[in-house]
Molecule: small-subunit ribosomal RNA
Organism: metagenome
């Protein structure tokens, strides 16, 4: 100091949400010591026990002990119990803080000072006697003392009345100082030193009382208030006072927030924070309150009194049932509540308290110990050295390698801590108490003596011996720190984002690591960060937010000079801001925490003394601000009347006749009773073409036919007036479209609702045909709108440019100048951008209004207005990580411009109907192996399943296994050959023989067996790969480098204007250039030439045949193959800048890319393939692997794709006859030649091929039948009879002969292919193969066509422009009803609780007051009564919270129902 999270990415807005500190805490894990602090935060709940307020014989008297001294005991008497401790219930207040003030006041014990303490009397408790009672307690007699009451004397410098002078104050009033009168007092004790006592004054402390200013939330609490404000008079009081009370007055508090409600003890402080603030009020210190709940006084200096009394209540407990007793929120403790908080200690040694003359005694104040990681602080848990980097664990690319890790183990050192064993404090100053000294007689000082709870502590020394002592939490990203394995949207994690569906650094485990450390982590809770309420410091066109306008009260603010003031500002001085606490130095405890001392600090208050720039208040002038007024000008400004023509609509009359009208197309409606049309005449209302505009006018809202009247306003201009009169403006007040509402009139049109037709799966809409409220006037409500410039009034200030409407500047449509208004572009400037930009959204002042995540909600309950509808004012639970704003690339869009394409048109041939074949789908089946699924699957993998193939079924075997390799053993041959059993496979039995080199032994090789190590698998994951393949698409596009723009994602280039088949080229351009695509470069065609002829070829020589290049020979043509040439808009013409286009254009075989062919950018479809292959991971291992037979893959109601053949005469059959081009061929291809009706067989030449063969090309052409029929078209099925391959043709093959002869007469919606040697058509040929289901597929070649105006529509592509709520990208997003579930909320018949005021009844203790009987001589008292008044009852309101049958919406939830409202023109903007 930031960082995470909205997006495909960006910038900003804006919430949420981490990192930091803190605690009177709490809970998990886990624990060695010490030193300081802290410790019921909840039940102000009840409380057992014990202690926590006594003391004084030097006030009295009496008893008790004792020989006395002396010491106890209950009581009278004093002074103390108002302190000290506890606690926060109440309190929002003069309680508290802070500053005054008391001339309105009191003060016990202290200090200091004057004066005084004579004299008398009546009682009375304890005790003693007689009684009541369980107890508390307590009547009654007689006696009794006091420093106990009482009386009487003195008394004034005390008080009261009355008076005089007289200082001094804002007032009431007082200071002094004199005279008069008049009233009040005491107490003794004694060791004789002394300690009381009583009267004043004064002084200190302490308290009381007033004020000023300062202290919390709500206005969904606006008005409260009758002793209430206030006066007089009187009580009362320490004192002022409505404090109380009579009587008069009608005041007193309030938006600067009364009253109400709700909450809370103030503070100094204490946590955080740069601060300013927020938050808070635990210890510690101050002030207050309370003492079981309320009430009330006594006593006394002080109480209305925590451990006092009295009464009323709840509660507990005694208890003889008549009556009593009690008050832990002192300290300990218990019990409950709680997440959660300690011992029923020890001492009065210090400190402080009461009492006493003292000694002393009491002291749960206090000191001090225990218990608890509750927080602060400091130590230690070992130093050094030691690699063979040991073992073990973990990872890995596994013969090895890293890593734990110098870490261990070992050596050598140290001893803080720890056990032991010895010594040991400070804390004591001082009173006391003996003895002295000095003296001012109070007291100072010396010596000596006594006393320590903590404590045998702390702190010191010595022995021993590494010996006693490490954990928690984390690792995905903020955030330091990674891997294995397990699981597999399971189980869990999670502060936020978010992980987990079979290769999880995020889940659980280990291994490594990191962080802090006697702790570590969590959970709550405050402050930070959040400038996220913006004083310091924030916004408001579109992100939340400018009030619909405007007048105007309160208040805020306020123009130039000047006089005086000094409120406010500045400055200087003083008070005061207790102490502790923070801060700074220093200082004590080893050190720190902790403690002390001194200083700073205390920002704040109050006086005083000064200054006077400025603001405020006064004085006085100005005129510029603002208003007046003259005189002009302008407009749909307002308000009230008259009027005026089209149009519409009705009604009548007349011409006229079958329709009208309406739509995408219809149809509801109207019309033969005469519609619509056409003219005449009449009525109604309502709006007011053209002019007219980007205009004008008004505060908005709004205003538009011509006219009069009345009114308001703005501007211009003036040597005129007034002289700051001003701005804004909470509340008020008036305005305030359109709907709506009331009355009461109008009613043409247009038109909610509703009615019908239409359209639609539906259609309670969109279109039509009607139509009603309403639309209009008049009066009176309503008070809202995207009331929008989404921009609030005002006033200065700041570059220009153009248009425009109205003035002025003698005229003037030019041009200029100025002033208001009104727009448009633009500099600077601002803003996230888009934009804004003198009409700011800039630059400043003033003032008002609003806003603080999105949803719930502008909703719910209050209140207010309203006739109602309804406005207005507004929460909250709950729920979400987001919601939203500009702007960027992209996709798409029933947007838009431009282009292409056999995309559509124009053409010609098919599909789709029949029959066959062939692929799929279902279906079936022991098995019908697997795969390929819209385009881009489906004669596809397969370019050939009878076994084999084969993967699939069903049986039968086999297990280091069917092959291959190493290595160790054994055999010594292996291999063949016979046998028997079986369907083989496999199982048994037998026979037979080695081989090199060596005398041998062994060695090698070979081949069998066994054992080990690598097997095996057409098993799964094409969503874990790689190869390779389809597709967009042979489409023309897709990037990068500098550079420039822009905060930035990105543009720019690559857009434009041309032009091409092209991003092809040119021309401009902030872009220059470059890369992969495009062309080209390679092939085959098509034309020539050159050079070569064999198996090709034969023109022209020669030679033979029945006949052929057959032969000699020839290169001349055809051909073959190898090179070479040509075509490039290069030549002319037009048209153009150019680049390029056009031409029956020249030449040319060829013309503008000549034709085909290979060649597929960057990338999409998580396309496709684990079954070509290859390969990770998973599984499988007497099987999922290998071996064999025999079955299937060839089923068959049915649908679908591709095809063949046909339905005929442009044919069919028969018969003659011409012409290819490219292939194959010795496991072959086969001439010829017989047989056979034919496949085919027999024989055979000849050829490894330009030589020989497959080989017959067909369609064509010639004749010649068939004549329109289910046929002499078709050929489908099926029977017989035969070939041919193969071990084998049943399931399941091809052929061939005869005989059979189904469907089918051109094909529904619909869809396919083709632009030239193409289509259509004919036939050859090859691969694959023993043989073939090939009618497929790949190729030759023959014959050989017709359209193409054209680019509106359909389909797919491109570019460029628009809109977007999409980005998994329109197969997109996404909205509402119901239905299911969970959650919180509103109403609500009641009902239950609370406190709070209010009327009335009653009324305890006690206070006031009254008073003739009784007591008392009297004072006075009892006792009877009045008045108040806690508690208590009764009422009827309000408030507030809870509950509740029923009932509203709301929010959230994985794939539920219906629809398709938004988003593109989202299909009706």
């Nucleotide at each position: 100091a930031g960082a995470g999270u909205u997006u495909g990415a960006u910038c900003a807005u804006g919430g949420c949400u981490c990192a930091g500190g803190a605690u009177g805490a709490a809970c998990g894990c886990u624990a060695g010591c010490g030193g300081g602090a802290g410790g019921u935060c909840u039940a102000a709940u009840a409380c057992a026990u014990g202690c926590a307020a006594g003391u004084c014989g030097a006030a009295c008297g009496c008893c008790c002990c004792g020989c006395a001294a002396g010491g106890g005991g209950a009581g009278u008497g004093g002074c103390g119990u108002a302190c000290g401790g506890g606690u926060g219930c109440g309190u929002a207040a003069c309680a508290c803080g802070u500053a005054c003030a008391c001339a309105a006041c009191c003060u016990g014990c202290c200090c200091a000072a004057u004066a005084c303490u004579g004299g008398a009397g009546c009682a009375u408790a304890u005790a003693c006697c007689c009684g009541g009672g369980a107890a508390a307690c307590u009547g009654g007699g007689g006696g009794u003392a006091a420093u106990a009451c009482u009386c009487c004397a003195u008394a004034a410098c005390a008080u009261g009345u009355a008076g005089a002078a007289u200082c001094g104050g804002c007032a009431u009033c007082u200071u002094u100082u004199c005279u008069a009168c008049a009233u009040u007092a005491a107490a003794g004790c004694u060791c004789c030193g002394g300690c009381g006592g009583u009267a004043u004054u004064g002084g200190a402390u302490g308290g009381g009382u007033g004020u000023g200013c300062g202290u919390c939330u709500g206005a969904u609490u606006a008005g409260c208030u009758a002793g209430u404000u206030g006066g007089u008079g009187a009580g009362g009081u320490a004192a002022c006072g409505g404090c109380u009370c009579a009587c008069c007055a009608a005041g007193g508090c309030u938006a600067c927030g009364a009253u109400c409600a709700g909450u809370a003890g103030c503070u100094g402080g204490u946590c955080u924070g740069a601060g300013a603030g927020g938050a808070u009020g635990a210890u510690c210190a101050g002030c207050c309150a309370c003492a079981c709940g309320g009430g009330c006084a006594c006593u006394g200096a002080g109480a209305c009194a925590c451990g006092g009394g009295c009464c009323c209540g709840a509660c507990u407990c005694c208890u003889a049932c008549g009556g009593g007793a009690g008050g832990c929120a002192g300290c300990a403790g218990u019990a409950g509540g709680g997440a959660a908080u300690a011992u029923u200690g020890g001492a009065c040694a210090a400190u402080g308290g009461a009492g006493g003359c003292a000694a002393c005694u009491c002291u749960g104040a206090u000191c001090c110990a225990g218990c608890c990681a509750u927080c602060c602080c400091g130590c230690g848990u070992g130093a050094a050295g030691g690699a063979u980097u040991a073992a073990g664990g973990c990872c890995c690319u596994c013969u090895g390698g890293g890593u734990u890790g110098u870490a261990a183990a070992c050596u050598u050192c140290u001893u803080u801590u720890c056990u032991c064993u010895g010594g040991g404090a400070a804390u004591a100053a001082a009173a006391a108490c003996u003895u002295g000294u000095a003296u001012u007689c109070a007291u100072a000082u010396a010596a000596g003596c006594u006393u320590g709870a903590a404590g045998g502590u702390a702190c010191c020394a010595g022995a021993g011996g590494a010996a006693u002592a490490a954990g928690c939490a984390c690792c995905g990203g903020c955030u330091a720190a990674c891997u294995c394995c397990g699981u597999g949207c399971c189980a869990g994690c999670a502060g936020c984002c978010g992980c987990g569906g079979u290769a999880a650094u995020a889940c659980g485990g280990a291994g490594g690591g990191u962080g802090c450390a006697a702790g570590c982590g969590u959970u709550a809770u405050c402050c930070g960060g959040a400038u996220u309420c913006a004083c310091u410091g924030g916004g408001u066109u579109u992100a939340a937010a400018g009030g619909g306008u405007g007048c105007g009260u309160a208040g805020g603010u306020g123009g130039u000079c000047u006089u005086g003031u000094a409120a406010g500002u500045c400055a200087g001085c003083g008070g005061u801001g207790a102490a502790a606490g923070c801060c700074u130095a220093c200082a004590g405890c080893u050190u720190a925490a902790c403690u002390g001392u001194a200083g700073a600090a205390u920002u704040g208050c109050c006086a005083u003394u000064g200054a006077u720039a400025c603001u405020g208040c006064u004085u006085g002038a100005c005129u510029u601000g603002a208003a007046u007024c003259a005189u002009g000008u302008u407009g749909a400004g307002g308000u009230g009347g008259a009027u005026g023509g089209a149009a519409u609509a009705u009604a009548u009359c007349a011409u006229g006749u079958a329709g009208c009208g309406g739509u995408g197309a219809a149809a509801u409606g109207c019309u033969u009773a005469g519609a619509u049309a056409u003219g005449a005449u009449a009525u109604a209302g309502a709006a007011c073409a053209c002019c007219a505009a980007u205009u004008g006018c008004g505060a908005a809202g709004g205003c538009a036919g011509u006219u009069c009247a009345c009114u308001a306003a703005a501007c211009a201009u003036g040597u005129a007036u007034u002289g700051a009169c001003a701005c804004u403006g909470a509340g008020g007040c008036a305005c305030g479209a359109a709907a709506g509402c009331g009355u009461g009139g109008g009613g043409a049109u247009c038109a909610a609702a509703c009615a019908g037709g239409a359209u639609u799966a539906g259609a309670u809409a969109c279109c039509c045909u009607g139509g009603u409220a309403g639309u209009c006037c008049a009066c009176g409500c309503c008070c809202u709108a995207a009331a929008c410039g989404a921009u609030g009034u005002a006033u200065a200030c700041u570059c220009g440019a153009c248009a425009u409407a109205u003035g002025c500047g003698a005229u003037a449509c030019a041009c200029u100048g100025u002033a208001u208004g009104u727009g448009u572009c633009c500099a600077a400037g601002c803003g996230a951008a888009a934009g804004c930009g003198u009409u700011a959204a800039g630059u400043a002042u003033a003032c008002c209004a609003c806003c603080u995540g999105g949803g719930a909600a502008g909703u719910a309950c209050g209140u207010u207005c309203g006739c109602a509808a309804g406005a207005a004012u507004g929460a909250a639970a709950c729920u979400c990580a987001a919601a939203g704003g500009a702007a960027u690339u992209g996709g798409c869009g029933g947007g838009g411009g431009u282009c292409c394409g056999c995309a559509c048109a124009a053409g010609c041939g098919g599909u789709g109907g029949a029959g066959c074949a062939u692929g799929u789908g279902g279906u079936u089946u022991a098995a019908u192996u697997c795969g390929a699924u819209g385009a881009u699957a489906c004669g596809c993998g397969a370019g050939g399943a009878a076994c084999c193939u084969u993967a699939c079924c069903u049986g039968g075997g086999c297990u280091a296994g069917a092959a291959u390799g190493u290595a160790a053993c054994u055999u010594g041959a292996c291999c063949g050959c016979u046998c028997c059993u079986g369907a083989a496979a496999g199982g048994g039995a037998g026979u037979u023989u080695u081989g090199u080199a060596g005398c041998a032994a062994u060695a090698c090789a070979c081949a069998g067996g066994u054992u080990a190590c690598a097997a095996g698998g057409u098993g799964c994951u094409g969503c874990a790969u790689g190869g390779u393949u389809g597709u967009c698409g042979u489409c023309a596009g897709c990037u990068c480098g500098u550079g420039c723009c822009g905060u930035g994602a990105g543009g720019u280039g690559u857009u434009g204007g041309g032009u091409u088949a092209a991003g092809u080229c040119c021309c401009g351009c902030a872009a220059c250039g470059a890369g992969c695509g495009c062309a080209a470069c390679c092939c085959c065609u098509u034309u020539u030439c050159u050079u070569a002829g064999u198996u090709g070829c034969c023109a022209g020589c020669g030679a033979g045949u029945a006949a052929u290049g057959u032969c000699g020979g020839g290169g001349a043509c055809u051909c073959u193959a190898a090179g070479a040439a040509u075509a490039c808009u290069g030549c002319c013409u037009g048209c153009g800048u150019a680049a390029g286009c056009a031409g029956a254009g020249a030449g040319g075989a060829a013309g503008g890319a000549g034709g085909g062919g290979a060649u597929g950018a960057c990338g999409u479809c998580a396309a496709a393939u684990c079954a070509u292959c290859a390969u990770g991971g998973c599984c499988u291992u007497u099987a999922u692997g290998c071996c064999c037979a025999g079955g299937g893959c060839u089923a068959c109601a049915c649908a679908c794709g591709u095809g063949c053949u046909a339905c005929a005469a442009u044919g069919g059959c028969g018969g003659g006859u011409a012409c290819a081009g490219a292939g194959g061929g010795u496991c072959g291809c086969a001439a010829c030649a017989c047989a056979g009706c034919a496949a085919u067989g027999u024989g055979a030449a000849g050829c490894u091929a330009a030589u020989c063969u497959c080989a017959a090309a067909a369609a064509g052409c010639c004749c010649g039948u068939c004549u329109c029929a289910g046929u002499u078209c078709g050929g489908a099925u099926u029977g017989c009879a035969g070939g041919c391959u193969g071990c084998a043709a049943c399931u399941c093959g091809c052929c061939u002969g005869c005989a059979u002869g189904a469907a089918g007469c051109u094909g529904g919606a619909a869809u396919c292919g083709c632009u030239a040697g193409u289509a259509a058509u004919c036939g050859c040929a090859a691969a694959u193969c023993a043989g073939c289901a090939a009618u497929g597929u790949u190729g030759c070649g023959g014959u050989g066509a017709a359209u193409a105006c054209g680019u509106u529509c359909c389909c797919g592509g491109a570019c460029c422009u628009u809109g977007c709520a999409c980005a998994c990208a329109c197969c997109g997003c996404c909205c509402g009803c119901c239905a299911a579930g969970c959650c919180a909320u509103g109403g609500a018949a009641g009902u239950u609780g609370g406190g709070u005021g209010u009327a009335c009844c009653u009324u305890a203790a006690g206070a006031c007051g009254a008073u003739a009987a009784c007591c008392g001589c009297a004072a006075g008292g009892a006792g009877u009564u009045g008045u108040c008044c806690a508690a208590g009852g009764u009422a009827a309101a309000a408030c507030c919270a809870g509950u509740a049958a029923c009932u509203g919406g709301g929010g959230c939830u994985a794939a539920g129902u219906c629809g398709u409202a938004a988003c593109a023109a989202g299909g009706u903007a």